[in-house]
RNA sequence: CAUCUAGAGGGGUGGAGGGACUGGCCCAGUGAAGCCCCGGCAACCAUUUCGGACCUAGCGGUCCGAGGCAGGUGCCAAGUCCAGCAGGUCGCGAGGCCUGACAGAUG
Numbered sequence: 001c002a003u004c005u006a007g008a009g010g011g012g013u014g015g016a017g018g019g020a021c022u023g024g025c026c027c028a029g030u031g032a033a034g035c036c037c038c039g040g041c042a043a044c045c046a047u048u049u050c051g052g053a054c055c056u057a058g059c060g061g062u063c064c065g066a067g068g069c070a071g072g073u074g075c076c077a078a079g080u081c082c083a084g085c086a087g088g089u090c091g092c093g094a095g096g097c098c099u100g101a102c103a104g105a106u107g
Base pairs, nucleotide, nucleotide: 001107002106003105004104009038010037011036012035013034017027018026019025021084022083023082024081039076040075041074044072045071047068048067049066050065051064052063053062054061055060080103085100086099087098088097089096090095
C1' cells in the first nucleotide's frame, strides 16, 4: 500500500482444547489444538495470452482491463462468527440499523 459478506476437507496420529485479545456467542470424546499424508479453493507474487493507453528511432518497456495457469505464499465452521471506538439514524427504553475508524489476517 492492496484486499478481507465469495470459494474450498478427507484420512492417520494425538488426546482437550479451539475460534488473535476482552465480552458475548459458538465449535469440540459423534474427538479440540498440534504434527503427517492426500485432496481442494483462489489470481497477491511469478509465469503466460489478448485488447487498450502511454514512452521509445527501433528492439523493447510501463500502466489499465479481460482470460489461462497452482511454480512461491496463503486459505479450506459461522461476514475478519458478532460487538468493542466515533458519528448518524430509529426507539420512552432495552436496543435495532447504517457509515467510518481501531485492532487483526493475508499478500

Overview
The prediction has a mean pLDDT of 84. This is a predicted structure of a 107-nucleotide RNA (SAM riboswitch aptamer (S box leader)) from a soil metagenome. RNAcentral holds the sequence, with entries from MGnify. Rfam family: SAM riboswitch aptamer (S box leader). Rfam describes the family as follows. The SAM riboswitch is found upstream of a number of genes which code for proteins involved in methionine or cysteine biosynthesis in Gram-positive bacteria.